SAM riboswitch aptamer (S box leader) from Fictibacillus nanhaiensis, 113 nucleotides, folded computationally.
The sequence was found by an Rfam model in a public genome assembly.
The prediction has a mean pLDDT of 83.
It matches the Rfam family "SAM riboswitch aptamer (S box leader)". Gene Ontology term of the family: regulation of gene expression.
[in-house]
RNA sequence: CUCUUAUGAAGAGCAGGUGGAGGGAAUUAGCCCAAUGAAGCCCGGCAACCAUCGGUGUAAUCAUUUAUUCCGGAACGGUGCUAAAUCUAACAGCGAAAGCUGAAAGAUGAGAG
Numbered sequence: 001c002u003c004u005u006a007u008g009a010a011g012a013g014c015a016g017g018u019g020g021a022g023g024g025a026a027u028u029a030g031c032c033c034a035a036u037g038a039a040g041c042c043c044g045g046c047a048a049c050c051a052u053c054g055g056u057g058u059a060a061u062c063a064u065u066u067a068u069u070c071c072g073g074a075a076c077g078g079u080g081c082u083a084a085a086u087c088u089a090a091c092a093g094c095g096a097a098a099g100c101u102g103a104a105a106g107a108u109g110a111g112a113g
Base pairs, nucleotide, nucleotide: 001113002112003111004110005109006108007107013043016042017041018040022033023032024031027090028089029088030087044082045081046080049078050077052073053072054071055070057068058067059066060065086105091102092101093100094099
């Protein structure tokens, strides 16, 4: 970098430190956040995706065992996240409208190349 798959209206510092003007992925249009201090970094915090522990059902196996479903624990393991729905729309369908559903793109995890 490509492919497959799962997830996304929950949660996490409105006196923490540093930093100094931008930020909300990209383009366009909006709408927001920001000198009562943005991004970044450190610290703090949140969260069970993988791994891990206990229980549970199912399938395969003569059996050992393996695979898998569900429930719970656990943040000292590997990641991730920490304004607003992935801030909203852009494409398609439905609708008188408000709006709803889906797609695309992007994000994160896991697996494969």